[in-house]
């Protein structure tokens, strides 16, 4: 110099103006005004795990669904990380991996092929016969397929075959190292015990109550239903109660009567409109220092860091420069995964040149 891998750190700066949002201090009965501070993100996003917190008819335990699955730590927790084994993949730095079980039972392997698994026999090959063929053997070779019942080599045999047998592969068991998960070889046994899928149904282990801040709590105009009291007074009747009385309509209007219709008014409570509260102090942020390979944990000091509710966080103006991607909180954290400008820095491959 070019390719690649892994890791970190940035998110145009500065000033004026003019406005939003909360907020200290003033002032003001109060409305509000001035004045000073702070004012999105690594992803705030998708909404895919997980948790806090809330209400509810989870509160013991069984089924039934559901999810995770190699070992060992980390955490509030987890399908997250870490550190390791084991496979795969690349010259290499690195990466990937739903990685329990297939000698528990079911199932299923597509076309080809003789057979997709209690093995079988299309060619061959080897014996036999009554020989164009048939009958036994056999599985070494050839053919099919993604996949055909271990490999080499020597014996053996009519051909042949773990049929013996000796190195490899397996497979159980023991032993050694590791917490394990797995490894290992100089142990023994077993001639090899029937392939592949469990992202099929299962079988094993572990975990899982439901709905979610539009969660829940308070104040409370209105409206229907609900409860309670009281409708002055008078009359009768021993009393329960009963009638006169009550309000609307009907009349220019006023009084009476009759004639329809009706309960009415206060409280309680109820709890939509609205309003408050949840609401931002937290599994918090930064340094040191200690333990850990790490993830992380633990001890000091230290800081205050958005909280809107038609929803703020802009707008223009100037300098400047390398000339700005992706993208806006909505109860709160802990991952994941996406989408993006830019610059550092370690490592590995290939070139060139000294």
């Nucleotide at each position: 110099g070019g390719a690649g891998u892994c890791g970190g750190c940035c998110a145009g700066a500065c000033a004026a103006u003019c406005g939003c949002u909360g907020u200290u201090c003033g002032c003001g009965c109060a409305a509000g005004c001035g004045u000073g501070c702070a004012g999105a993100g690594g992803a705030a996003a998708g909404u895919c795990c997980g948790g806090g917190c809330u209400c509810c008819u989870u509160c013991g335990g069984a089924c039934a669904g559901g999810g995770c699955g190699c070992c060992a730590g980390g955490u509030a927790a987890c399908g997250c990380c870490u550190g390791g084994a084991g496979g795969g993949u690349g010259c290499g730095a690195g990466c990937c991996c739903a990685u329990g079980g297939a000698a528990a039972g079911u199932g299923c392997c597509a076309c080809a092929g003789a057979a997709a698994a209690u093995a079988u026999a299309c060619c061959g090959c080897c014996g036999g016969c009554g020989c164009a063929g048939c009958c036994g053997g056999u599985a070494a070779g050839g053919g099919u397929g993604a996949a055909a019942a271990g490999g080499u080599g020597c014996g053996g045999u009519a051909a042949g075959a773990g049929c013996g047998c000796a190195c490899c592969g397996c497979g159980c068991g023991a032993c050694u190292g590791g917490u394990a998960a797995c490894a290992g070889g100089a142990c023994g046994c077993g001639g090899c015990a029937c392939g592949g899928c469990a992202a099929a149904c299962c079988c094993c282990g572990c975990c899982c109550g439901g709905a979610g801040c539009a969660a829940g709590a308070c104040c409370a105009a209105a409206u229907a239903g609900g409860g309670g009291a009281g409708c002055a007074a008078c009359g009768c009747g021993c009393g329960a109660g009963c009638g006169u009385g009550c309000c609307g309509c009907c009349g220019g209007a006023u009084c009476c009567g009759a004639g329809c219709g009706g309960g009415c008014u206060c409280c309680c409570g109820g709890g939509u409109a609205g309003g408050u509260u949840g609401c931002u102090g937290g599994a918090g942020g930064c340094a040191g220092c200690c333990g850990g390979c790490g993830a992380c944990g633990g001890c000091u000091g230290u800081c205050g860091c958005a909280g809107a509710u038609g929803a703020a966080u802009g707008a223009u103006u100037g300098u400047c420069c390398u000339c700005g991607a992706c993208a806006g909180a909505a109860c709160c954290c802990g991952g994941c995964u996406u989408a993006u400008c830019g610059c550092c820095g370690g490592c590995u491959c290939c070139u060139g040149c000294u």
This is a predicted structure of a 354-nucleotide RNA (Bacterial RNase P class A) from a Woeseiaceae bacterium.
The coordinates come from a structure-prediction model, not an experiment, and the mean pLDDT is 76.
Rfam family: Bacterial RNase P class A. Its family is annotated with tRNA processing, ribonuclease P activity and dimeric ribonuclease P complex in the Gene Ontology.
NCBI's taxonomy places the organism under Bacteria, Pseudomonadati, Gammaproteobacteria, Woeseiales, Woeseiaceae.